[in-house]
RNA sequence: AAGUGAGGUAGAGGCGCGAACGAUCAAGAGUACUGAUAGGGAGCCCAGGCAGUGUUGAACUAUCAGAAAAGGGGUCUUCGCCGAAGUCUAAAUGCUCUGGCUUAGGGUAUUAGGCUGGGGUUAUGGUAAAUAGCCAUAACACUGUCACCUGAGAUAAUUCCCGUUCUCAGGUGGAGCGCUAUCUCAUCG
Numbered sequence: 001a002a003g004u005g006a007g008g009u010a011g012a013g014g015c016g017c018g019a020a021c022g023a024u025c026a027a028g029a030g031u032a033c034u035g036a037u038a039g040g041g042a043g044c045c046c047a048g049g050c051a052g053u054g055u056u057g058a059a060c061u062a063u064c065a066g067a068a069a070a071g072g073g074g075u076c077u078u079c080g081c082c083g084a085a086g087u088c089u090a091a092a093u094g095c096u097c098u099g100g101c102u103u104a105g106g107g108u109a110u111u112a113g114g115c116u117g118g119g120g121u122u123a124u125g126g127u128a129a130a131u132a133g134c135c136a137u138a139a140c141a142c143u144g145u146c147a148c149c150u151g152a153g154a155u156a157a158u159u160c161c162c163g164u165u166c167u168c169a170g171g172u173g174g175a176g177c178g179c180u181a182u183c184u185c186a187u188c189g
Base pairs, nucleotide, nucleotide: 003187004186005185006184007183008182009181010180011179014082016081017080018079019078020077022076023075024074025073033066034065035064036063037062038061039060043053044052047103048102049101050100085116086115087114088113089112090111092110093109094108095107096106097105117143118142120140121139122138123137124136125135126134127133145174146173147172148171149170150169151168152167153166154165
């Protein structure tokens, strides 16, 4: 020096991941809901209870008139990134959802641990208004990366062979606590 271990920095995968009270569009939906008329005849509110409301006519049905919103989605813009992110389990706390209160339940944020390299297609199940999207599982190929094997090519010195290193193709396998490059420290020498 090569190598090994620890720590740091910068990067790559590509229909790459996520966010925004951002803008816009479609859907939600002529739905919920409100009013009028007619029928109807005791419930409605509700997952439960209290409260509330109803014979001065509830639920429900029909007609007419008016008429939303939220979550989710597409596109654009901006931002943060490459365990990006998603999901499961557990505990506590905060916030939040229902017509007022409360119980239960749901959602979300934080913490700890587990699983998934990435996107796609198909199927099943869940969620959802939905044939959208999302989530879980499985299968199928695709793609990136590393290791091993095979083959071909290139590679210092005059030539050849072997070897080192690199590239391409094929096969098998692994996982992101990975991979590539680089820096520092330690070790070896």